[in-house]
RNA sequence: CGAGAAGAGGGAGUCAUCGCUGGCAAUUGUAGCAAUACAAUUGCGGGAGGAAAGUCCGGACACCAAAUGGCAACGUAGCGGGUAACGCCCGUCCAUCGCGAGGUGAGGACAAGUGCAACAGAAAGUAUGUACAGGUAAUGCUGUAGUGAAACCAGGUAAACUCUACGUGGUGCAAGCUCAAAUAGGCAAACCGCUUAGAGCAAUCUAGGCUAGUUGGGGCCACCAACGAAAUUUGCGGGUAGAGUGCUUGAGCCCACAAGUAAUUGUGGGCCUAGAUGAAUGAUGGUUGAAAACAGGAUCCGGCUUACACCUCCUCUCGGUUU
Numbered sequence: 001c002g003a004g005a006a007g008a009g010g011g012a013g014u015c016a017u018c019g020c021u022g023g024c025a026a027u028u029g030u031a032g033c034a035a036u037a038c039a040a041u042u043g044c045g046g047g048a049g050g051a052a053a054g055u056c057c058g059g060a061c062a063c064c065a066a067a068u069g070g071c072a073a074c075g076u077a078g079c080g081g082g083u084a085a086c087g088c089c090c091g092u093c094c095a096u097c098g099c100g101a102g103g104u105g106a107g108g109a110c111a112a113g114u115g116c117a118a119c120a121g122a123a124a125g126u127a128u129g130u131a132c133a134g135g136u137a138a139u140g141c142u143g144u145a146g147u148g149a150a151a152c153c154a155g156g157u158a159a160a161c162u163c164u165a166c167g168u169g170g171u172g173c174a175a176g177c178u179c180a181a182a183u184a185g186g187c188a189a190a191c192c193g194c195u196u197a198g199a200g201c202a203a204u205c206u207a208g209g210c211u212a213g214u215u216g217g218g219g220c221c222a223c224c225a226a227c228g229a230a231a232u233u234u235g236c237g238g239g240u241a242g243a244g245u246g247c248u249u250g251a252g253c254c255c256a257c258a259a260g261u262a263a264u265u266g267u268g269g270g271c272c273u274a275g276a277u278g279a280a281u282g283a284u285g286g287u288u289g290a291a292a293a294c295a296g297g298a299u300c301c302g303g304c305u306u307a308c309a310c311c312u313c314c315u316c317u318c319g320g321u322u323u
Base pairs, nucleotide, nucleotide: 001319002318003317004316005315007313008312009311010310012288013287014286015285016284017283018282020047021046023044024043025042026041027040028039029038030037031036049294053305054304056303057302058301059300060299061172062171063170064169073168074167075166076165077164078092079091080090081089082088093107094105095104096103097102108163109162113161114160115157116156130145131144132143133142134141176245177244178243179242186236187235188234189233190232193210194209195208196207197206198205199204213227214226215225216224217223252271253270254269255268256267257266258265259264
C1' cells in the first nucleotide's frame, strides 16, 4: 500500500427569532365568608430513540383462580457458567466453511418400535443368493472376487413418526383499584285531608265527588288545561358518562476500586433523566469539515430481530513493496 476479519462509540453542537406541551411562581380578572377553583398574561426551568419499531421470546405488576398428580398439546436440547428469568449472554468441546484473522451449527437418543432412501449391484435390511475355489449326508456351509458410503450386519436418517430429560394455568394497564352526575329502573321513609254511597261488630276495604297540592301554557298574577291524594319529595345502594389512581425512583444511570478468561457480580461516591391522554417535543436563518439516514413514547424492564445517511476509534489476518 492492497485485500479482508472482529468489535466499540456517536446519531449533532451553538446563536437568534417565532411557536407547541405540561410543571412551578407572580400579577390581573371572575366565583366564593374563606380555603380554593377557573381564565388570561408574564417569568423560570423540563420535554422521545438507538432502534421509541416488529410484538418474536423472558420477567415485574394486576385480576381471575388454585394450577398436587397423570394424560394431551406446545416449547427447549453438547458440556460448564451468568442472570429476576429466557429460546438471551459468556466460556469451551465437537462438526463444518475459510490459506488465515474468524464465520456458522435445528450439535440428547436409530443398541425400544415403526417408517424412508437415487445410482451401482445377483442381493440393501432377517436375500427367488452371482462368479471362482474349497467343503458336507444335505444346506450360503466357508473363503475370495465384484458393486456400493454401507453387504448374512449394533449401516444411514429424528428441520421422519417416536423415545428421554426439563419447562409452560389463563388474560393483559382497554390489567386493576377509588370517587361518582343526569335519565331510567330497585329499596326505604315522609306526605296520605274532607265528604257521599256500599260491605263489615269494628279495624278497614271498594267506588265516586271536592279541596290542598303537583305539572304544563304565560315574564308574573289572574286565568286555562291535565292529574288529583295520585303525584311528589327525601334518603340509600348498584351501575353508566366523567374524573382520579395505576404512572414512572427503576433488576435505574454515571464514575472509581475489587473478584472473574468472560458474561457478570460486589463495595464506595455522585445523579434524578418525558409521563402526555385526539395525545406536546417544531419551524426559519446564521455558524461549526459535512450534518443528509432510519424513524417517534402511551404500564415498566431484560433480550432478540428488522431499518439506518454520515462521522470517529481500537484490535487482528493474508499478500506485496521499501529500509
A computed fold for a 323-nucleotide RNA, annotated as Bacterial RNase P class A. Its Rfam family is "Bacterial RNase P class A". It is annotated as a ribozyme. Gene Ontology terms of the family: ribonuclease P activity, dimeric ribonuclease P complex and tRNA processing.